The prediction has a mean pLDDT of 83.
This is a predicted structure of a 345-nucleotide part of an RNA (small-subunit ribosomal RNA, central domain) from Erythroxylum urbanii.
The RNAcentral record of the full RNA draws on SILVA.
Lineage of the source: Eukaryota > Streptophytina > Tracheophyta > Mesangiospermae > Erythroxylum.
[in-house]
Context: one part of a larger RNA
């Protein structure tokens, strides 16, 4: 240099890299001309001469590097001024399970108290363990506790992701649309750094209804450290702090342009219509689906790109050994992060 690969769980953001439109300054990058220099020998093209060859002799080029001088000003940089299409703010609306905290609610489950009642109940493919005359199960009424919120509910909404769903309230973050006021490039990405980060697990203190690793028992089986059944502890829940990983998924980093259609939904604007709701045309933002061009090894992707371009970051260089060893850092620990080689094929 070319080709091929590869997306950090997610966001903020420092250095760095990259960066709208118009005019001006400058001339650092860039371009052009000229001068000096880059020793000789060597190498190489040419020429002539030793009869030829090797060797030797003669005169040398283009390109390139570097110093200096004179110039060009499109482009990158620099200086100055301006603009509004990017970006932000203000204003007016608006949708939403976005977040923190507090309050209240009903159904169900379990336990408990009281009444009725009197032999089973429970469980399974079938059984047994378990439970019950010390009165179970069933049923009626009262009480308590903890956890989760049926229907609405959808191909739907919100959030950076993880996630987020009973009701009401306080505080609070972000988005979208509209009109067009204001600032005037204030932008994009992002090493290092920082915030958040399911479940499990850990520390301390609470809580403990249901479920349920471990564990006991009953079955099944040749065996059964399992699948099934009956019990059941950590845990699951709350408060405070750790841990930092998941098939953390769209298995697809982020940003900005450009590129052919159909259908559907969510939010919102405009026109039309109307008592109103539908209906119909259309813009912006989002969520889906189905095809074109193009791409792809193919499946497929297809304006939400895996098309076509630009910018920036991360990552890879055959399979194993191995995400192992060693060292270092973080952590209470569990582990996490970084991360080889010999050897083998």
């Nucleotide at each position: 240099u070319u080709g091929a690969a590869c997306g950090u769980a997610c966001c903020u953001g420092u250095a760095g890299g990259u960066u709208g439109c118009u005019u001006u300054u400058u001339a650092a990058g860039u371009c052009c001309a000229c001068c000096g220099u880059c020793a000789a020998a060597u190498c190489u093209g040419a020429g002539g001469g030793a009869u030829c060859a090797a060797a030797g002799c003669u005169a040398g080029a283009c390109a390139g590097g570097u110093u200096g001088u004179a110039g060009a000003a499109a482009u990158u940089g620099c200086c100055a001024a301006g603009c509004u299409a990017g970006a932000a703010u203000a204003c007016a609306a608006u949708a939403g399970g976005g977040g923190c905290a507090a309050a209240a609610g009903g159904a169900a489950u379990u336990u408990u108290c009281a009444g009725u009642g009197g032999a089973g109940c429970g469980g399974u493919a079938a059984a047994a363990u378990a439970u019950g005359u010390a009165g179970a199960g069933a049923u009626u009424g009262g009480a308590a506790a903890g956890a989760a919120c049926a229907c609405c509910a959808a191909u739907g909404g919100c959030g950076a992701a993880a996630u987020u769903g009973c009701u009401c309230u306080u505080c609070u973050a972000g988005g979208u649309u509209g009109a067009c006021a204001c600032u005037a490039a204030c932008a994009c990405u992002a090493a290092g750094a920082g915030a958040u980060g399911a479940a499990a697990g850990c520390u301390a203190g609470g809580g403990g209804a249901g479920c349920a690793a471990a564990u006991g028992g009953g079955a099944u089986u040749a065996g059964a450290u399992a699948c099934c059944c009956u019990a059941g502890u950590a845990g699951u829940c709350c408060u405070a702090g750790c841990c930092a990983u998941a098939a953390a998924u769209g298995a697809u980093a982020g940003a900005u342009g450009c590129u052919u259609g159909g259908c559907a939904c969510u939010g919102u604007g405009c026109g039309u219509a109307u008592u109103g709701a539908c209906c119909u045309a259309u813009g912006c933002a989002g969520u889906g689906u189905u095809a074109u061009a193009g791409c792809u090894a193919a499946u497929g992707c297809g304006u939400u790109a895996a098309g076509u371009a630009u910018c920036c970051c991360a990552u890879c260089u055959a399979g194993g050994a191995g995400g192992u060893a060693u060292g270092u850092u973080u952590g209470c620990a569990a582990c996490a992060a970084u991360g080889a080689a010999a050897c083998u094929c």